Annotation: Predicted 3D model of an 86-nucleotide RNA (c-di-GMP-I riboswitch aptamer) from a Deltaproteobacteria bacterium. It was read from a public genome assembly, where an Rfam model found it. The organism belongs to Myxococcia, within Bacteria. Of the family's consensus pairs, 95% are formed in the model.

This record gives sequence, C1' cells and structure tokens, in this order.
RNA sequence: UUUCGCUCAGGGCAAACUAGCCGAAAGGUUAGGACGCAAAGUCACCGGCCUAAAGCCCGAGGGGCCAGGGCGGCGGGACUGCCGAA
Repeated sequence: UUUCGCUCAGGGCAAACUAGCCGAAAGGUUAGGACGCAAAGUCACCGGCCUAAAGCCCGAGGGGCCAGGGCGGCGGGACUGCCGAA
C1' cells in the first nucleotide's frame, strides 16, 4: 500500500419509540432509549425513494403536475479512519 475480516484489544455510532425545538411536509436537531451497523464516518456526483409549500392546470367540494426541499441506516461512487490476518 492492497485485499479480507469481528477472531484479539480499545472502543465507536445509534433504529423504533418518548419529550422539547425547527419545518407546509418529507425530514432535521437536542435529551432519553438500543433495532442493528466493520465504516450506520464525511460528501447529494449518478441512480432510486419520500414530501409538495410556492407555482401551474382542472374544478362546486377538491384534485393533479412539479424539487430548487429531503433520505448517507436504499444502492453505486469519492475522500478519510481503529485493530488484526494474508
């Protein structure tokens, strides 16, 4: 340096749910809490998925379209990292 990996050691993160806050929502964040994760560390570049405020269209009620909003714990990719084996 590359590949492989939870076996060793030190550990790390934190799903659902609950409460507060932000947000139109998806969702985010803080505290609690652990389903799990060898990158469940970081990044929206590609694909996919979620929401639809504003806008546009139809319309009696209402409905439809749409990302510039979001998901890194959906997949790919990029960068970085502990321990060990080859």